[in-house]
Context: one part of a larger RNA
């Protein structure tokens, strides 16, 4: 690891994006014939059996002519099929030594036959040549590995296990035999097995990776030219060219089926016509609140479960007209949309971005998931300003009560709004990680694409608006589970002891504790890593 879990018991990081690492589609030698072996099947022969005739001597023996469900007798042939082994198609790296079965000339010699003749055939042997399967060393260079098989190598003891009557056993390696004659007795054992990594040798070539020839400095083959070199022979020494061998380099020419797998229900660009409450900026209007003016009327208004703080002939409240502020974005609003999550909702107009569809475009493996890193993150909070309508922690009052430091009521600090910049958390929930594949029925629903002598609209054509079916993609449902679960429940929480698709995080009984403590970022407030003693 095999082989735990993470909706709710402990647990998937708030989200996304990314390098290291780990993991990656499909495709290239399949098949064909020839030889032997071995096995099964069929088939028609011959021996042999067994039965019937004839001929011979009555059966015998011996011969000839037939005949059989004999092949669990023998035996060889032909088909046909399965399995193994070797060779071809599809080959073997060059060079150099040493050997070499066999094969071809040539020369010397014996021996037998032949010829006029060493003339020619045959046979032996001995020199020397030439090709040459094969075997064996040595150099030069050869795609490279993981797998996998054999084999060598790997300390006993331990282990397992072979032998063996320690009286059994646990052990131990031991022992066992023959004769009574004492005998320089005879005799066996101490096996074998596992021994996972590395490393070394060798079969294999499936599966995984890995290299080749695209600006051809590409592969063979012939040939020129130029550099640099070195050896042997030319009587010898020394010079000097050549020729010859090595070794670049740089040209010509020819040979070849010259040389680029496919285009993933994987990516990714590019177009097209949508689509969205995605972002940003600006811009535009809408009522409601709160003040302020102006106005009418008059005792009360407020508030409450009752009230009470509060406001009020200095005109509350309430009516009308109107301005100013700044927040907000009803109804429309839905199990609809968008957005990677936080999130988004007046109108228009800029501005770049996206998705899904379609697609006989495009490129060709470019990809998935992720340590470290990194960007965006509600709310509250922090800084500096701007801005303060409403709300409104804190904080004063009224009440309530046994208390009320609360629920209730007035008042109102910070704050709530907006720009600049920190902060990094939330039940950041779907309490469910991302990616791909299967495995089931239905209807609505949003996007996009196709079909429809359909229905409407314009005055018919294009188009819109509906209806219908189909199809990709979404955000939910509804029924059922021959599936799962501990239920709840779940088309995923399935395809799980029938237990491995790929990858990343994280959990291991309750507290103490998300504490101390070190350490990191922060202006702070705090975050991120993050524990033991003890206790149960």
């Nucleotide at each position: 690891u095999u082989g735990c879990a993470g909706u709710u018991a402990a647990a998937a990081a708030g989200c996304u994006c990314g390098u290291a690492g780990u993991u990656g589609g499909a495709u290239u030698u399949c098949g064909g014939g020839a030889c032997g072996c071995g096995c099964c099947g069929g088939u028609g022969g011959g021996u042999c059996c067994g039965c019937c005739c004839c001929c011979u001597u009555u059966c015998a023996c011996g011969g000839g002519a037939g005949u059989g469900a004999g092949c669990u007798a023998c035996u060889g042939g032909c088909c046909g099929g399965c399995g193994c082994g070797u060779c071809c198609u599809u080959c073997u790296u060059g060079g150099c030594g040493c050997a070499g079965a066999c094969c071809c000339g040539g020369u010397g010699u014996g021996c037998u036959c032949u010829u006029g003749a060493c003339u020619g055939a045959g046979u032996g042997u001995g020199c020397g040549g030439g090709g040459g399967a094969u075997u064996c060393g040595c150099c030069a260079c050869g795609u490279u590995u993981a797998c996998u098989u054999u084999g060598a190598a790997a300390a006993a003891a331990u282990u397992a296990g072979a032998g063996u009557g320690u009286u059994c056993a646990a052990a131990g390696c031991a022992g066992g035999c023959c004769g009574a004659c004492g005998g320089c007795g005879c005799u066996u054992g101490a096996a074998u097995a596992c021994a996972u990594a590395a490393g070394c040798a060798u079969g294999g070539a499936a599966u995984a990776a890995u290299g080749g020839a695209a600006u051809a400095g590409g592969a063979c083959u012939c040939u020129g030219g130029u550099u640099c070199u070195a050896u042997u022979u030319u009587g010898u020494u020394g010079g000097u060219u050549u020729c010859u061998g090595g070794a670049g380099c740089c040209g010509g020419a020819g040979u070849a089926a010259u040389g680029a797998u496919u285009a993933a229900g994987a990516g990714g660009g590019a177009c097209a016509g949508u689509u969205g409450g995605g972002g940003g900026c600006a811009u535009u209007g809408g009522u409601a609140u709160u003040u302020c003016g102006u106005u009418g009327u008059c005792a009360g208004a407020g508030g409450u479960g009752a009230a009470a703080u509060u406001c009020u002939u200095g005109g509350a409240u309430u009516u009308a007209c109107g301005a100013a502020a700044g927040a907000c974005g009803a109804a429309c609003u839905a199990g609809u949309g968008c957005g990677a999550a936080a999130g988004c909702a007046u109108u228009u107009g800029c501005c770049a971005a996206g998705a899904a569809u379609g697609u006989u475009u495009u490129c060709a493996u470019u990809a998935a998931u992720c340590a470290a890193g990194a960007a965006c993150g509600a709310a509250a909070g922090u800084u500096a300003g701007a801005g303060g309508c409403u709300c409104g922690a804190a904080g004063a009052c009224g009440a309530u009560c046994a208390g009320a430091u609360a629920c209730c009521g007035u008042c109102c600090u910070a704050g709530u709004u907006c720009u600049a910049a920190c902060c990094a958390u939330a039940a950041a929930c779907g309490a469910u990680g991302c990616c791909g594949a299967c495995u089931a029925g239905g209807g609505a629903u949003c996007g996009g694409a196709g079909a429809g002598u359909g229905u409407u609209a314009u005055u018919u054509c294009a188009u819109g608006a509906c209806c219908u079916c189909u199809u990709c993609g979404g955000c939910a449902c509804c029924u059922u589970a021959u599936g799962g679960g501990a239920a709840a429940c779940c088309a995923a929480a399935g395809u799980u002891u029938u237990u491995g698709g790929g990858u990343u995080c994280c959990g291991g009984g309750g507290g103490a504790a998300g504490u101390a403590u070190g350490g990191u970022u922060g202006c702070a407030a705090a975050u991120c890593u993050g524990a033991a003693a003890c206790u149960u």
This is a predicted structure of a 536-nucleotide part of an RNA (small-subunit ribosomal RNA, central domain) from Synarachnactis roulei.